[in-house]
RNA sequence: GCGGAUGGCCGGAUGACCGCGGGGCGUAUGUUCCGAGGAAAGUCCGGACUCCAUGAAGCAAGGGUGCCGGGUAACGCCCGGCGGGGGUAACCCCAGGGAAAGCGCCACAGAGAAGAGUCUGCCCCGGAUUUGAUCCGGGGUGAUGGUGAAACGGUGGGGUAAGAGCCCACCGCGGACCGGGCAACCGGGACGGCACGGCAAGCCCCACCCGGAGCAAUGCCGAAUAGGGGCCUCGCGCGGAAAGGUCUGCCUCGGCAGAGACCUCCGCAGGGACGCUUCAGCCCAGGGGCCCGGGUUGGCAGCUUGACCGCCGUGGUGACACGUGCGGCAGAGGAAUGGUCAUCCAGCCCCGGAUCACGGUCCGGGGGGGACAGAAUCCGGCUUAUAGGCCAUCCGCGCAU
Numbered sequence: 001g002c003g004g005a006u007g008g009c010c011g012g013a014u015g016a017c018c019g020c021g022g023g024g025c026g027u028a029u030g031u032u033c034c035g036a037g038g039a040a041a042g043u044c045c046g047g048a049c050u051c052c053a054u055g056a057a058g059c060a061a062g063g064g065u066g067c068c069g070g071g072u073a074a075c076g077c078c079c080g081g082c083g084g085g086g087g088u089a090a091c092c093c094c095a096g097g098g099a100a101a102g103c104g105c106c107a108c109a110g111a112g113a114a115g116a117g118u119c120u121g122c123c124c125c126g127g128a129u130u131u132g133a134u135c136c137g138g139g140g141u142g143a144u145g146g147u148g149a150a151a152c153g154g155u156g157g158g159g160u161a162a163g164a165g166c167c168c169a170c171c172g173c174g175g176a177c178c179g180g181g182c183a184a185c186c187g188g189g190a191c192g193g194c195a196c197g198g199c200a201a202g203c204c205c206c207a208c209c210c211g212g213a214g215c216a217a218u219g220c221c222g223a224a225u226a227g228g229g230g231c232c233u234c235g236c237g238c239g240g241a242a243a244g245g246u247c248u249g250c251c252u253c254g255g256c257a258g259a260g261a262c263c264u265c266c267g268c269a270g271g272g273a274c275g276c277u278u279c280a281g282c283c284c285a286g287g288g289g290c291c292c293g294g295g296u297u298g299g300c301a302g303c304u305u306g307a308c309c310g311c312c313g314u315g316g317u318g319a320c321a322c323g324u325g326c327g328g329c330a331g332a333g334g335a336a337u338g339g340u341c342a343u344c345c346a347g348c349c350c351c352g353g354a355u356c357a358c359g360g361u362c363c364g365g366g367g368g369g370g371a372c373a374g375a376a377u378c379c380g381g382c383u384u385a386u387a388g389g390c391c392a393u394c395c396g397c398g399c400a401u
Stems, first nucleotide, its partner, number of pairs: 001397010012344007020035006037372001041383002044381005049214004054280006062210005067081005082096001083094004097205002102203002104199003118142001119145001121141009153171006172194001173192002177188004218301004228292007237268005244263002246259006270284003308328004312323004345370001348367008
């Protein structure tokens, strides 16, 4: 100097005038302070918060996650490793559990796609023609050719009629063993002749996690309407008591005696709350479920200081954690955060000049000019969009020393 990798930052500045939303002060005209983003976006994950379901446990169903260890309130996120793949490298990518639990599928081509197979071949035996050789029949073979994404371990040697893990060496594979590591996993020597093709973004199996709805949640005030209508389902059972109610009788008019249909009380059985079971609690005359219709859609709260953000310090490889440390933080609600002007700044284009290693660089003047986008209950992530510019670290190549 050229080409690349990773991480991070900025993403117009200042001033004047006129406006908009909110807070403070003031009786008030006013005055003062604050007022969008790295993604405020997509609403894709995880939570806080609120309401609903009587509570707890288990099972089932459904959904999700999926190498290992750690971080976190939690996560499908992040960090550090492992394995596989790509790249000369820095570095990047991976839906990365289980295929000896079972089922299923493997297009086209091909003889054959999973307890396989003779299409082209090779070899042996018998027969015919018979010099060679060819043809017919029977058998052996998985070595050659061919097909395919994939052909039932690969390469080499021995062996054989030809062949074959049939035998041997190396590689692969397998289950044990030894060593290292918290683990995923890595390394090692011996053994086994190979038994186990691929697909689980097919069913499935295993482990773990998960109730639903969402700030238009929800609460209060006000206004309005009048508690409207339809359908379905289960049930009002039995026994006992007699203090009270009630009933009947007696009488000294306030009590006594009796009754037990009803109220009441006690017990049992049964039922109810929408996946099922068990337990607990509640209820028993109504309980439960589904749907339709009517009215109001004003105000206040929720509403922004919180698992908050940045810097610094300490610990940690890191995500992150800790802190009497320092600084910062809009709240609208049909929805504020804007407009005009001036002076500058980067990048772009044009003209003139200087210089050059001919790629550029510098000076002067002019034109023109800044992306994606915009809070809506609040946080942690991910993903997507983003003109242009800057910084740091690292890798490869070339040149010079």
Bacterial RNase P class A from Tabrizicola sp. TH137, 401 nucleotides, folded computationally. It was read from a public genome assembly, where an Rfam model found it. Lineage of the source: Bacteria > Pseudomonadati > Pseudomonadota > Rhodobacterales > Tabrizicola. Its Rfam family is "Bacterial RNase P class A". About the family: Ribonuclease P (RNase P) is a ubiquitous endoribonuclease, found in archaea, bacteria and eukarya as well as chloroplasts and mitochondria. It is annotated as a ribozyme. Gene Ontology terms of the family: tRNA processing, dimeric ribonuclease P complex and ribonuclease P activity.